[in-house]
């Protein structure tokens, strides 16, 4: 400068942030499975058993190298010759290439860059030469042996086959004049050292009658032979470079050089002799496991990370292991020789054989193709050449295995069919979809036509040239491609539909049955199972499973981290390593520039072309990193020299403080032991108690000795040390440090794997020594039990000395050094100034210890010149939990035990910080009849009512701790009624509406059945509208829609409701603070019944609660009124007004609080209604509405009736009643109320009746009559005299009254009689702060009547106490703490049983590797001997090596195993309560005993403790 270029979701939590794994959405594949499948191109395809193979091809070929047989033709009378064509065999030449696999190999491979002491068939180029001669053998003949495979003897013969000679430019070797220091040239001389012909046309000879043969020459082509060159090929050396593992740390005797010799094509320990003792390794030798290696492919923004199919290039291998021979090349895939193993023929004598070569086939496997055509093309072997051979190759064939193309129609169609699916019942949706009309032929299907891919061969012409000209050569191929004709006609699925993540509704199931990739879904309204319709993706495909990469900064080079999340080594010297101060000067392999080379081809990117398009394919061109050589540059670094000291280190002088360390001495308090005196019944010890000492004289005290261990005060947050750690006092001896000086060295430094060397307690060994404490033990207490927490006692141990061990919360949970980057303040060692007689003080300056803080950081909390801030160097560690700091291996220890250090399986979290809450046997403060302080009850008694529970045919149903239980029920004898038994009805007892019928039903009345209800049968009635029909209103009857359920679900619901609580609280808006969650606001201080007010204040305002505003009452006033009363009038009653507002006075700490005054009331006068946000899935489906379910056809869960039931009773609880008595009971007399309520009612005065009550019937829709004289308690006056009573009134009997259709289950009330229990109530609880609590009555409602003692109200009479907030209970504000959020009724931890997984250990067992000792020796080169041979050479025999195999004695890996042990999981199992709050003994590391078990106890360390108190610092006064 241009280009390209990076996505994140869900999951820990009540909500946040961060830390941190899991898990999805992309991409890919030689791929396998479902499930579905039309057509085409071009690619792909045994990845598992380098497991084992039938059967067929995969390497042949030259007659122009050779000699002979066999067939055909043609000439000849023959004989014979000539031309064609076959197989064998001699010879050449190929067979080492192509093809195939991946087993081995961590380097004798590979890759990339170079290099020398080398060879190379056929290829190209040059030079030269090809003369004589000789012996064999195959094929053939013929004998033999053998099942066979094959072999042997004899016998003829060729050759471009094999041998000798000759010639030697040439090579090889030896001698070498000479040059040269020398390595080394090196004239000349000697030894040895090749060869092969073959066709073709011409020609001359000779033979034959010719055809032709023979010989020879010459030209042409094919070939031999030496030498030199090339190309490519191949051997061999070197550098650098790519896999785990140290739980492999030492390896190594041909090893490491050197000499000599062999050996090879060629260096070289490659081999062997003999000398040296080397050589490699923490930059990883040695060993183990694993794998061909490249170019490349997947992925990715890239960096990287994972891979090595297909095509290329290199290696290896050829059933296993080993050998060599031919050859230019092989230790040789379709060659040989031995060896195991395997398989097959056999006549049992022997013999054969290797698909990891193309097809095929078993086998094993989730899984991988035709026992095809062609040698047209391309390429390969041979050959002159035609041509032959070629599972290389070209082509078909089978698999949606992949990648790309194409197709299953296009148009137009609406009252928007029909089906199905949903519904709010009105639609809607499916969907122009479809049918229908119309047109179109990609693909199909039939017919016909028909390519390039062909160059080249033979022929012949010719100016023999890359030429004409004839002709013939296609496996694919029924090809592609073109025409034509028919006709939508042959062609659509898969998977998803809770989020992530595109797309939803109904049914069905009901924690089943079943989904899941991860959070997770299902336990009656499932968008998450199943189906159905509907949508969504993608489409001949579409899920699913598996493996890489990505996402993933989750190994961090590019791009992490370590105070507290995992993660600083316990501390220190120091060795490699790694990193370094100012200057010059040279050089340079680090770096920088630049130039050439190389990095094959394919791939990749662009361009541009070719198949109709792509995919594929062809050309160009670019990239790519790396390495090799040349050139230059010197800033930085290295290297080497040589200076400097400002600033790094070190040293010297000077002086200073300290618990720094080792030694020895020596004090005193204390405590205990002993021995004495005094003295007497106790001491001791806990929350209280005991075990326990003590009359043998303790405890107390006093003298005297004795023995050990620690060192009050000072003392401090202080100091010193590297840490661990160091503390009476003196001396001795020794490290380390600060300051001052700027004298001396001159970079001498910083860091720091390995090593070494300290390293609290507790522990371990010897030997001491033990006063005190004190595991262990051993008693006492506690306790449900206490192997603890308390208590008494007490052994190791705590001390000393040497010797070990080596670990800790060994923490500042922060590694060492170094620069830098504001500052206040204290404090502690030092200098220096100023001042002073000196000291203080005070100001500057250096070193170390705190605190609070800019800027910065940090996920918060914190850090913050003592860094967790900005940099630099180095070293340690860390990558979810848990398993586990644990096995297993190895070191090190006397032992305990350390030090290194996984894995299988299992979980989706497991953490940090901080924020709302809840909550605490944590704190402050406040409040309430919450305690206290008083009154008076409950809990005992009997009764009544309600529940439980039990009983019953049924005892209908709900309510269940506070907040159920004299609740729903303000009235169960039928009725109510829902429940029982029996009877009956079925469109129904009840609404609505359609059809037909009937015209009246219904009612009312008799009669008959029946327990009714119902049925049945007669009589009575028999409307209105409309002249009449018709219709229409009512209304029955039949049939359809329908109706009915107090049947379920209060955890589908509304709607009331109860409870914290009439507690003071609970939020919003903006603004501010924080990343955030969340906070401030609303906290703080004063005050209040109040979040009531002020006041201060990043908040400022507001809302819902408080309060006020309504009612009723207390004073008064005005007006107006029925009734009272004879009138006034005045009691009432209503309406309106006033009055109370800290108004007025005094104190105070002044919003407010005391305390006066006045007033009817005095600090919200009393009382009521009013119930924030919200908590209990807290209560009602039976008051009522409601969603859904579920009954209902002639045995109904609907309805109607009788009759029973809800009142049952061994029992327990709740709430009441009424008593136990004398403050009392009878009895008589006697005074004062309010609130209420009545016409289906209240019911008067008179009368009867002991009484209930009766008869009566007056007044009264009520300030009028009535209930009601309205009262009781109370007063006066008798009596009873403490007793189970003149209490107490249950229970029971007799006789009655009323109300009812009906008092028997099952009313109520009067009278007589009866005359229970019960003397004041355990434990333990309950109401109440004044006109209240106690106490006495009166009324109402609910009702026919009442089981009413209950509810709701209503007046008389009318106390007592409150010191006070320690404790109970509750609620409040702030504040800690937390492992709780279903929120302490919470969470959690271990042993024990139960049942499953994995891995470790083990007496042993039984395999696999790779090595070693021995032993053993095939094949086979190699030396050697002997024989035989005219040569070549064969035979035979030894000799070292050495394959397989065999023993031994370890290593190492894995498999199996009694049996013990631990982990890990598993809805409801046993024991216990260890953590989490002070978690009820703070908790925790180390470390040591003990114990069922969590765990207890000692010693030492931490704070990652809570709360109080003192002190101290800081600020502030």
């Nucleotide at each position: 400068u241009u280009a390209u270029u990076g996505a994140g979701a869900g999951u820990u939590u009540g909500a946040u942030c961060c830390u941190g794994g899991c898990u999805c959405a992309g991409g890919a594949c030689g791929a396998a499975c479902g499930c579905u499948g039309g057509c085409g191109g071009c690619g792909u395809g045994g990845a598992u058993a380098a497991g084992g193979c039938a059967u067929g091809c995969a390497a042949g070929u030259c007659a122009a190298g050779g000699g002979g047989c066999c067939c055909c033709g043609c000439a000849g009378c023959a004989a014979u010759g000539c031309g064609g064509g076959g197989a064998a065999c001699c010879g050449g030449c190929g067979a080492a290439c192509g093809g195939g696999g991946u087993a081995g190999u961590a380097a004798u491979a590979c890759g990339u860059a170079g290099g020398a002491a080398u060879c190379u068939g056929c290829c190209c180029c040059c030079g030269c030469c090809a003369c004589g001669g000789c012996a064999a053998u195959a094929a053939c003949u013929c004998a033999u042996c053998g099942a066979a495979a094959g072999a042997u003897g004899a016998g003829c013969u060729a050759a471009u086959g094999g041998c000798c000679g000759a010639u030697g430019g040439u090579a090889u070797c030896c001698c070498g004049a000479g040059a040269g220091u020398a390595a080394u040239c090196g004239a000349g001389g000697g030894a040895u050292u090749a060869a092969a012909g073959g066709u073709a046309u011409u020609c001359c000879g000779c033979a034959g009658u010719a055809a032709u043969g023979c010989g020879g020459a010459a030209u042409g082509c094919c070939g031999g032979g030496c030498g030199g060159g090339g190309a490519g090929g191949a051997g061999c050396c070197u550098g650098c470079g790519g896999g785990c593992u140290a739980u492999c740390a030492g390896c190594u005797u041909g090893u490491u050089g050197g000499u000599a010799g062999g050996g090879u094509a060629a260096u070289g320990g490659c081999c062997u002799a003999c000398c040296a003792a080397g050589g490699c390794g923490a930059u990883g030798a040695c060993g183990g496991c694993u794998a061909g290696g490249g170019g490349g492919g997947g992925u990715g923004a890239g960096a990287g990370c994972c891979u090595g199919a297909u095509c290329c290039c290199c290696a290896c291998c050829a059933a296993u292991g080993g050998c060599a021979c031919u050859g230019a090349g092989a230790c040789a895939c379709g060659g040989g020789c031995c060896u195991u193993a395997c398989a097959c023929c056999u006549a049992c004598g022997g013999g054969u054989g290797g698909c990891u070569g193309c097809a095929g086939u078993c086998g094993a496997g989730a899984a991988u193709c035709u026992u095809c055509c062609a040698c047209a093309a391309u390429g390969g072997g041979c050959g002159a050449a035609a041509g032959c051979c070629u599972g290389a190759u070209g082509g078909a064939g089978c698999g949606a295995c992949g990648c790309c193309g194409c197709g299953u129609g296009c148009g137009c169609g609406a009252u928007g069919a029909a089906u199905c699916u949903c519904u709010u019942c009105g639609g809607a949706g499916u969907g122009u979809a479809a049918a229908g009309c119309g047109c179109u032929u990609u693909u199909c299907u039939g017919u016909c036509u028909g390519a390039a891919g062909a160059a080249g061969g033979c022929a012949u012409c010719u100016u023999u040239u890359u030429g004409g000209u004839g002709u013939u050569u296609g496996a694919c191929a029924u090809u592609a491609g073109g025409a034509c004709a028919g006709g939508a006609a042959u062609a659509a699925g898969g998977g998803g539909u809770u989020g992530c993540u595109a797309a939803a509704c109904u049914c069905g199931u009901g924690c089943c049955a079943g989904c899941a990739g991860c959070c997770g879904c299902g336990g009656u309204a499932a968008u998450a199972c199943g189906a159905g319709u509907g949508c969504c993706c993608c489409u001949a495909g579409c899920g699913u499973u598996g493996u890489c990469c990505g996402g993933a900064a989750u190994u961090a080079c590019u791009g992490g981290g370590c105070g507290u999340a995992a993660a600083g080594g316990g501390u220190g010297u120091g060795u490699a390593g790694g990193g370094g101060g100012c200057g010059c000067u040279g050089u340079u392999a680090g770096u920088c520039c630049u130039g050439u080379u190389u990095u094959a081809a394919a791939u990749u990117u662009u361009c541009c072309c070719g198949c109709u398009u792509a995919a594929c394919g062809g050309g160009a061109a670019a990239a790519a990193u790396g390495g090799g050589c040349g050139g230059g540059a010197a800033a930085c670094g290295g290297c080497a020299g040589u200076g400097c000291u400002a600033u790094g280190a070190g040293g010297g002088u000077g002086u200073g403080a300290g618990a720094g360390g080792c030694u020895g001495a020596c004090g005193g308090a204390a405590c205990u032991c002993u021995g004495g005196g005094u003295g007497u019944a106790g001491g001791g010890g806990u929350g209280a108690a005991a075990u326990c000492c003590g009359u043998u004289g303790a405890u107390a005290u006093c003298c005297a000795g004795g023995g050990g261990a620690a060192c009050a005060c000072c003392a401090a947050a202080a100091g010193c040390g590297a840490a661990g750690g160091c503390a009476g006092u003196c001396a001795g001896c020794u490290g380390g440090c600060g300051c001052a000086u700027u004298c001396c060295u001159g970079a001498c430094c910083c860091u720091g794997a390995a090593a070494c060397a300290c390293g609290a307690a507790a522990g371990c060994g010897u030997g001491g020594g033990g006063a005190g404490c004190g595991a262990a033990a051993a008693g006492g207490a506690u306790u449900a039990g206490a192997u603890a927490c308390c208590c008494u006692u007490g052994u190791a141990g705590u001390c000393c000395a040497c010797g070990c061990c080596c670990u800790a919360a060994a923490c500042g949970a922060u590694g060492u050094u170094c620069u830098c980057u504001a500052g206040c303040u204290u404090u502690u060692c030092g200098g220096a100034g100023u001042a002073u007689c000196g000291a203080c003080c005070c100001u500057c300056u250096g070193g170390g210890a705190g605190g609070c803080g800019a800027a910065g950081c940090u996920a918060a909390c914190g850090c913050g010149u003592u860094a967790a801030g900005a940099g630099a160097a180095c070293c340690g560690c860390c990558u979810g939990g848990g398993a586990a700091g644990u096995a297993c291996g190895a070191g090190c220890g006397c032992a305990a035990g350390c030090u290194u250090a996984a894995a299988a399986c299992u979980c989706a979290a497991a953490g940090g910080a901080a924020u709302a809450g809840a909550c605490g046997g944590g704190g402050a403060c406040u409040u309430g009849c919450a305690c206290a302080a008083g009154c008076g009850g409950u809990g005992g008694a009997u009764c009544a009512u309600g529940c439980g529970g039990u009983u019953u045919a049924a005892u209908u149903c709900g309510a269940c701790g506070g907040u159920a239980a004299a609740c729903g029920a303000a009235g169960a004898a039928c009725c109510u009624u829902a429940c029982c038994a029996g009877g009956g009805c079925u469109u129904g007892a009840c609404a609505u509406u359609c059809a037909g019928c009937u015209g009246a039903a219904a009612u009312c009345u008799c009669g008959c059945c029946g327990a009714a209800a119902a049925g049945c049968g007669g009589g009575a009635c028999c409307u209105c509208u409309c002249a009449c029909a018709a219709g229409g209103a009512c209304a029955g009857c039949u049939g359809g829609a329908c109706a009915g359920g107090u049947g379920c679900u209060g955890c589908a619901u509304g709607g009331u409701u109860g409870u914290c609580g009439u507690c003071a609280g609970u939020u919003c808006g903006u603004g501010g603070u924080u990343u955030g969650a969340a906070u401030u606001g609303u906290u703080c201080c004063c005050u209040u019944a109040a979040g009531u007010g002020g006041g201060g204040u990043a908040a400022c305002g507001a809302a819902c609660g408080c309060a006020a505003c309504c009612c009723c009452u207390g004073u008064u006033g005005u007006c107006u009124g029925u009734u009272a009363u004879a009138u006034g009038u005045g009691u009432c009653a209503g309406a309106c007004a006033a009055g109370a507002c800290a108004g007025c006075c005094c104190c105070c700490c002044a919003u407010g609080g005391g305390g006066g005054a006045g007033g009817a009331a005095g600090g919200u006068g009393g009382g009521g209604a009013u119930g924030a946000c919200g908590c209990c899935a807290a209560a009602u489906c039976a008051g009522c509405a409601u969603g859904g379910c579920c009954c209902u056809u002639u045995g109904a869960u609907g309805u109607c009736c009788u009759g029973g039931g809800c009142u049952a009773c061994a029992c327990g609880c709740a709430u009441g009643a009424u008593a136990c008595a004398a403050u009392g009971g009878c009895c008589g007399g006697u005074a004062c109320a309010a609130u209420g309520a009545g016409u289906a009612g209240c019911g008067a005065a008179g009368c009867c009746g002991c009484a209930a009550g009766g008869c009566g019937g007056a007044g009264c829709c009520a300030a009028u009559c009535u209930c009601a004289u309205c009262a009781a308690a109370g007063c006066c006056g008798g009596u009873c005299u403490c007793a189970g009573u003149u209490c107490g009134g249950a229970u029971u009997g007799u006789a009655g009254u009323c109300u009812g259709c009906a008092a028997c289950u099952c009313g109520a009330c009067u009278a007589c009689a009866u005359g229970a229990a019960g003397c004041u109530g355990g434990a333990a609880u309950c109401g109440c702060u004044a006109g209240u609590a106690a106490u006495c009555g009166c009324g109402g409602g609910u009702c026919a009547g009442c089981u009413a003692u209950a509810c709701c109200g209503c007046g008389g009479u009318g106390a007592a106490u409150a010191c006070g907030u320690u404790c109970u209970c509750a609620a409040g504000u702030c504040u800690u703490g937390u492992a709780c959020u279903c929120a302490c009724c919470g969470c959690c931890c271990g042993u024990c049983a139960a049942u499953g997984c994995a891995a470790g250990g083990g007496a042993g067992u039984c395999g696999g590797u790779a090595a070693u000792g021995c032993c053993g020796g095939a094949a086979g080169g190699c030396c050697c001997c002997g024989c035989a041979a005219u040569u070549c050479u064969g035979c035979g025999g030894g000799g070292a090596c050495c394959a397989a195999g065999g023993u031994a004695a370890g290593a190492u890996c894995g498999a199996u195993a009694a049996c013990a042990a631990g982990g890990c999981a598993u809805a409801a199992g046993u024991c216990g309560u260890a953590a989490c709050a002070a978690g009820g003994c703070a908790c925790g590391g180390g470390u040591a005993g003990c114990g069922g078990a969590a765990g207890c106890u000692g010693u030492u360390c931490g704070u990652g403790g809570a709360a109080u108190u003192u002190a101290a610092c800081u600020a502030a006064a």

The RNA shown here (small-subunit ribosomal RNA) has 1517 nucleotides and comes from a Patescibacteria group bacterium.
RNAcentral holds the sequence, with entries from ENA.
The organism belongs to Bacteria candidate phyla, within Bacteria.
The prediction has a mean pLDDT of 82.
It matches the Rfam family "Bacterial small subunit ribosomal RNA".